[in-house]
């Protein structure tokens, strides 16, 4: 110098000027009230506050709220090595096992494939308690050919055996050798590899290691159905609570009331109107306050722990909008990049600084609050790895 790996960090600063949105204070206007005053009316001035590392995606987990809930089960969804952390998690930490990389380091939903079912492109005979395409072997037949004339018989045909060899494929019944056999085969044996079972030792454990037994060796796939174990009640701040306003005037049905109303000439009965309650239809109002931001909160120190994290002490207060504010411009400084000038260091490759000019500054905007994950994105810093150049 190049390529790479890991970790922590910043996200411009100051001033001026013009705005935006809450809070507090003062004043003014309006409404209301006899007045004091009040107003969920408006305005002016002042003070002070005003986005992020991801505020994003809304993918997990929790707090909080309302509804539901005897217990258990089904269904559905999720998780899946071990130990720990935590309010909880699918997150994090430390390990185990496996895989990738020369390395620093990184990745893994990592239970079960002898419970059952499904699937395995193309090629191939066969993709599975599989399969005979070629080959090999055996038996029979057998044109040619041979001979001692009745047989033998390369090629070929039929039947059977064979998973050793060839061939197909990502994948075809563990590997090498020997025995064995008509030819073969864990069929048998030796060694190697794997599995299962038993035991010793180490470890909390996943597991590691050592020894023994057993020919057990019959594909893969479960982010395919499924099985096993474990975890999940539902909806969400438009949750929920309070206040204000409104429920006027209507229509229909039912029950009742006074026998106190009106009408049907009087009285009784009855009917209608009226009236009270309930239900239904229809109409109208859809505004304010709260929840709301002090919280599993941040910082520093110390102690425990490898760590995630936790204990203790001190300290800090840091948006709460609701058609939704947090912005724009100018100046100076700072940052990054390119070119140019010069200086310093070094034998050198090169490094550091500097005048001037030009350019650049990303991703992106809270909406009840936290813990994560994922995605987007500018910059510099530290440590480490590999390779190269020069001395």
């Nucleotide at each position: 110098g190049a390529a790479g790996c890991a970790g922590a960090c910043c996200a411009g600063a100051u001033g001026g000027c013009c705005g935006c949105u809450g809070u507090c204070c003062a004043c003014c206007u309006c409404g209301u009230u006899u007045a004091g005053g009040c107003g969920a009316a408006g305005g002016u001035g002042g003070a002070g506050g005003g986005a992020g590392g991801a505020a994003a995606g809304u993918c997990c987990g929790g707090g909080c709220u309302c509804c539901a809930c005897a217990g258990g089960g089904c269904a559905u969804g999720g998780u899946g090595c071990u130990g720990g952390a935590u309010a909880a998690c699918g997150u994090c930490c430390a390990g185990c096992g496996g895989g990738g990389g020369c390395a620093a380091c990184c990745c893994c939903a990592g239970g079960g494939a002898u419970a059952g079912u499904g699937c395995c492109a193309c090629a191939g005979a066969g993709a599975g308690a599989a399969g005979u395409c070629c080959g090999c072997c055996c038996a029979c037949c057998g044109a040619a050919g041979c001979c001692u004339c009745g047989g033998c018989g390369a090629a070929g045909g039929u039947g059977g055996g064979u998973a050793a060899g060839g061939g197909u494929g990502a994948a075809a019944g563990g590997g090498u050798g020997a025995g064995g056999u008509a030819a073969g085969a864990g069929c048998u044996c030796a060694c190697c590899g794997g599995g299962u079972c038993c035991g010793g030792c180490g470890g909390u454990g996943a597991c590691g290691u050592c020894g023994g037994a057993u020919g057990c060796c019959a594909g893969g796939u479960a982010a395919a159905c499924c099985c096993c174990a474990c975890c999940a009640g539902g909806a969400g701040c438009a949750a929920g609570a309070c206040c204000a306003a409104a429920u006027a005037g209507g229509g229909a049905a039912g029950c009742g009331c006074c026998a106190a109303g009106g009408a049907c000439g009087g009285c009784c009965c009855g009917u209608c109107c009226g009236u009270g309650c309930u239900u239904c239809c229809g109409g109208g109002u859809u505004g304010g306050u709260u929840g709301c931001u002090u919280g599993a909160g941040g910082g520093u120190g110390u102690c425990g722990g490898c760590a995630a994290c936790g204990g203790c002490a001190c300290u800090c207060c840091u948006a709460g909008a609701u058609g939704a504010a947090u912005g724009a411009c100018c100046a100076u400084c700072g940052c990054c990049c390119g070119c140019c000038u010069c200086c310093g260091g070094g034998u050198a490759a090169c490094c550091g600084g500097u005048u001037g000019c030009g350019g650049g500054a990303a991703c992106a905007g809270a909406a009840c609050c936290c813990g994560g994950c994922u995605u987007a994105c500018g910059g510099g810093c530290u440590g480490c790895u590999u390779c190269g150049g020069c001395c």
A computed fold for a 391-nucleotide RNA from Geomonas oryzisoli, annotated as Bacterial RNase P class A.
It matches the Rfam family "Bacterial RNase P class A". By type it is a ribozyme.
It is recorded under the gene name rnpB.
Model confidence (mean pLDDT): 76 of 100.